[in-house]
Molecule: Bacterial RNase P class A
Organism: Ilumatobacteraceae bacterium
RNA sequence: UGAGUCGGCCGGGUGGCCGCGGCACGCCCGCUCUCGGGCAGGCAGGUCGAGGAAAGUCGGGACUCCACAGGGCAGGGUGCUGGCGAGAGCCAGGUCGGGGCGACCUGACGGAUCAGUGCAACAGAGAGAGACCGCCGAUGGGCCGGGCGACCGGCCACAGGUGAGGGUGAAACGGUGCGGUAAGAGCGCACCAGCGCCCGGGGCGACCCGGGCGGCUCGGCAAACCCCUCCCGGAGCAAGGUCGAGCAGGAGGAUGGGCGGCCCGCCCGCCCGCCACGGUCACGUGGCGGACACCUCCGGGUAGACCGCACAGAUGGAUGGUCACCGGUCGCCGCAAGGCGAUCACAGAAUCCCGCUUACAGGCCGACUCACCGU
Numbered sequence: 001u002g003a004g005u006c007g008g009c010c011g012g013g014u015g016g017c018c019g020c021g022g023c024a025c026g027c028c029c030g031c032u033c034u035c036g037g038g039c040a041g042g043c044a045g046g047u048c049g050a051g052g053a054a055a056g057u058c059g060g061g062a063c064u065c066c067a068c069a070g071g072g073c074a075g076g077g078u079g080c081u082g083g084c085g086a087g088a089g090c091c092a093g094g095u096c097g098g099g100g101c102g103a104c105c106u107g108a109c110g111g112a113u114c115a116g117u118g119c120a121a122c123a124g125a126g127a128g129a130g131a132c133c134g135c136c137g138a139u140g141g142g143c144c145g146g147g148c149g150a151c152c153g154g155c156c157a158c159a160g161g162u163g164a165g166g167g168u169g170a171a172a173c174g175g176u177g178c179g180g181u182a183a184g185a186g187c188g189c190a191c192c193a194g195c196g197c198c199c200g201g202g203g204c205g206a207c208c209c210g211g212g213c214g215g216c217u218c219g220g221c222a223a224a225c226c227c228c229u230c231c232c233g234g235a236g237c238a239a240g241g242u243c244g245a246g247c248a249g250g251a252g253g254a255u256g257g258g259c260g261g262c263c264c265g266c267c268c269g270c271c272c273g274c275c276a277c278g279g280u281c282a283c284g285u286g287g288c289g290g291a292c293a294c295c296u297c298c299g300g301g302u303a304g305a306c307c308g309c310a311c312a313g314a315u316g317g318a319u320g321g322u323c324a325c326c327g328g329u330c331g332c333c334g335c336a337a338g339g340c341g342a343u344c345a346c347a348g349a350a351u352c353c354c355g356c357u358u359a360c361a362g363g364c365c366g367a368c369u370c371a372c373c374g375u
Stems, first nucleotide, its partner, number of pairs: 001371010012326007020049004026043003030039003051346001055357002058355005063236004075232003079228001080093005094109006110227002116225002118221002132166002134162003139159002141156006174192006193217002195214008240307004249298005257271005262265001272289007327344007
């Protein structure tokens, strides 16, 4: 100098003008009033007014209401170790695997030899048990030859042996070599690999390092059932609480079409309205005008209001616009200084907090890696 890795931070700034929402105070005006006050409006100044993710609403918690003796079953979740923390999660580490030259990134994590059951497409003979090809056929069997006979030799591949070789497969029960065998095989041995056990050392621990022993060779899948460990009530601020019109319900009271009277009663008189009957009409007689309306109170509670609710705040939702200068990026012009133009990421609270995930133009800081060059 270039290319990267990891961690942290910022995420346009200042000022003017106009505008929006909340709060408290002051002034003005109006309405109401039980004269303390309450409600609504206006004006001026003051103060506060989005984020690192406010997003997704994914995991928890606070808070609220409902349910709840205790234990078990069922169901769901969790799963290496240590620390912090509310068990969410974060930090550091361990083992195994993948990527990168490297800094580093990234995936998985209890149990599949002493709990048991199960699964493995296709191919393949066989997926813990198996014989398709191949090899052998020692032993047993059959046939042939020799021998007086015990038996010997040869052939067959019938029983059977064999997991070495071929072949299939993602995967076939350790690898190489020597011995061994009828042929083979950890069958035996040496070395290597794995597993288990023991010992020593280190680490809080997961685990690591070293040594020894055992032929033990045991494969995969638990995001199959299952076993083990630990955990788990439901709904959510449209939670919920307080007050509470109207309508409906209940209790009580007064009036009873109007006027008048008294002994104050669902009393009397006169007048009025409606209906029925009788009558040619005038009118007469009888009945009704006694409640689903009004007032007061009561309980539940709808609309609604307030609280919940915050040093932004809520109400279908304010947090904006413009100008100037500065800053970043891009384009054009210019030898250059510079000028002109465009543009400023993702996105926006709604009960609050912690975490996770996702989106994000550009920039700053620190540590580290690799390559090249110079000293």